Context: one part of a larger RNA
RNA sequence: UGAUGGGGGCCCGCACAAGCGGUGGAGCAUGUGGUUUAAUUCAAUGCAAAGCGAAGAACUUUACCAGGGCUUGACAUGCCAUGAAUCCUCUUGAAAGAGAGGGGUGCCUUUGGGAAUGCGGACACAGGUGGUGCAUGGCUGUCAUCAGCUCGUGCCGUAAGGUGUUGGGUUAAGUCCCGCAAUGAGCGCAACCCUCGUGUUUAGUUGCCACCAUUGAGUUUGGAACCCUUAACAGACUGCCGGUGAUAAGCUAGAGGAAGGUGAGGAUGACGUCAAGUCAUCAUGCCCCUUAUGCCCUGGGUGACACACGUGCUACAAUGGCCGAGACAAAGGGUCGCGAUCCUGCGCGGGUGAGCUAACCCCAAAAACCCGUCCUCAGUUCAGAUUGCAGGCUGCAACCAACCUACAUGAAGUCGAAAUCGCUAGUAAUCACCGGUCAGCCAUACAAUGGUGAAUUCAUUCCCGGGCCUUGUAUA
Numbered sequence: 001u002g003a004u005g006g007g008g009g010c011c012c013g014c015a016c017a018a019g020c021g022g023u024g025g026a027g028c029a030u031g032u033g034g035u036u037u038a039a040u041u042c043a044a045u046g047c048a049a050a051g052c053g054a055a056g057a058a059c060u061u062u063a064c065c066a067g068g069g070c071u072u073g074a075c076a077u078g079c080c081a082u083g084a085a086u087c088c089u090c091u092u093g094a095a096a097g098a099g100a101g102g103g104g105u106g107c108c109u110u111u112g113g114g115a116a117u118g119c120g121g122a123c124a125c126a127g128g129u130g131g132u133g134c135a136u137g138g139c140u141g142u143c144a145u146c147a148g149c150u151c152g153u154g155c156c157g158u159a160a161g162g163u164g165u166u167g168g169g170u171u172a173a174g175u176c177c178c179g180c181a182a183u184g185a186g187c188g189c190a191a192c193c194c195u196c197g198u199g200u201u202u203a204g205u206u207g208c209c210a211c212c213a214u215u216g217a218g219u220u221u222g223g224a225a226c227c228c229u230u231a232a233c234a235g236a237c238u239g240c241c242g243g244u245g246a247u248a249a250g251c252u253a254g255a256g257g258a259a260g261g262u263g264a265g266g267a268u269g270a271c272g273u274c275a276a277g278u279c280a281u282c283a284u285g286c287c288c289c290u291u292a293u294g295c296c297c298u299g300g301g302u303g304a305c306a307c308a309c310g311u312g313c314u315a316c317a318a319u320g321g322c323c324g325a326g327a328c329a330a331a332g333g334g335u336c337g338c339g340a341u342c343c344u345g346c347g348c349g350g351g352u353g354a355g356c357u358a359a360c361c362c363c364a365a366a367a368a369c370c371c372g373u374c375c376u377c378a379g380u381u382c383a384g385a386u387u388g389c390a391g392g393c394u395g396c397a398a399c400c401a402a403c404c405u406a407c408a409u410g411a412a413g414u415c416g417a418a419a420u421c422g423c424u425a426g427u428a429a430u431c432a433c434c435g436g437u438c439a440g441c442c443a444u445a446c447a448a449u450g451g452u453g454a455a456u457u458c459a460u461u462c463c464c465g466g467g468c469c470u471u472g473u474a475u476a
Stems, first nucleotide, its partner, number of pairs: 001476002003473003007470007015460001019423005026314008034305002042053001064300007073125001077124002079121002082118002087102006107114002127289002130287003136283002138278003141274001143272001148187006154163003167178003193266004198234004203229002208223002213220001237260001240254001242252003303442001316416001320375002323372002326369001332363003337356002342351003382413001387408002390405003429452004435446001
């Protein structure tokens, strides 16, 4: 100087407390361990691995296994020889591939050849998702959006170092004020960026409709007020008033205001820590393989199943369930696409194919909600697992192993022990909708969007984590 203490002081955080809803019990989905296997490819393992890499494992993907094949190779550059290339047919084979036949000469040219492309040959080489993340770059997690981490000059100390950065207040903040052998500065904090919330101006088509007409309909004439959209400004700064404070920084109450003390949310992550994670995104040193640890193909596997754990979905019902009728979103996506309408089917779907490169057309039905009928506390008109049978769709292909529909079947489950998680407001809870990946989909995931919309916070004693000061130490 650090580290550490079941030392002390001060302070903060959904850390406790106060509340609300969960997990842990059930069924299923998914990931992991284990076991099994020819293979169940690999990576990730307390918080900070486990709906994680994977924003889509039937083939492909695919790295794994079995079998069938290739050896200058699936891919790159260079040399030689030869044929332009594309194309069609047959044999064999599970395919990869192997063999045979047919047709066919194009472009540029200095007539030597060249470009593009196929096949063959010899070597340099290619290739490796092989090893090492404890050789590395880059990227990322974490403490932590915590308030810290440092430097120049000066001063103090023999030196390591100290001071500044400590002290008195204050703040979300090393934020600001005051004091002080310090005086200045940098990286962080804050602000500058984006979205939402108010107004003004600009611009009105595909959006809007107050007035005048008009229609089944903002449909049409018309309008630029309103809504909305686009862009540019304004607005919030403790600016004003009272109290308090040290005449400070600030704190507190109020006015005005759409918004008040960081307005709400996002992006933004200092010096460093964990030899944290990644050689399988990529790059890369060294080592290793080179008729194989490389490459192609068919089939299988990654989907196994006494079990254990994590994350979720659906429930156990009456604040509910079935049926009928009615209403209100936001944000997205669409031409290899979204697909209206009409016909058909109980339905999944099928046929037809208007419109739309989209404020125009389509996906599109929002659902919780409201009104009405039935059910009356039951393992039920709760719950929907499992299973049977019949169909649909995508795709070369749906057995291993996709999804969807109809009918039938109707399991566990009556609110969950010890323990444990999230959340302080448009939040929790609850309800639906959209997107990416994608032929299809195992999505109950992930990432967005809106609708309805709470309860509680006494206080810092205690648990956990963190910051500052101080103190003990046989520790570095």
Record summary: This is a predicted structure of a 476-nucleotide part of an RNA (small-subunit ribosomal RNA, 3' major domain) from Warburgia ugandensis. Its mean pLDDT, the model's own confidence on a scale to 100, is 83.